[in-house]
């Protein structure tokens, strides 16, 4: 340079034939204890990399651009 695969919550990732953004784990608050630790309840904490088109409507479809991985040279 060319291919591909990827980029969502503090981590790992689901969600990707268009319709109110979600699981574990972390992490906050409360209850439970003389105190902690397990446990119980409760709270998502988010410009879906980023710009632009398409649509009533975009994370999800087109185009670009940046990044990370691997493959070929």
């Nucleotide at each position: 340079g060319c291919c591909g695969a990827g980029g969502u919550a503090g981590c790992u990732c689901a969600g990707c034939c268009g319709g109110u953004a979600g699981a574990g784990c972390a992490c906050c608050g409360c209850c439970c204890u003389g105190a902690a630790a397990a446990g119980g309840c409760g709270g998502g904490u988010g410009u879906c990399a980023c710009c632009a088109g398409u649509u009533c409507a975009a994370a999800u479809c087109u185009g670009g651009u940046c990044c990370u991985c691997g493959g070929c040279a």
Background: The RNA shown here (transfer RNA) has 73 nucleotides and comes from a Candidatus Bipolaricaulota bacterium. The coordinates come from a structure-prediction model, not an experiment, and the mean pLDDT is 82. It matches the Rfam family "tRNA". Gene Ontology term of the family: triplet codon-amino acid adaptor activity. About the family: Transfer RNA (tRNA) molecules are approximately 80 nucleotides in length.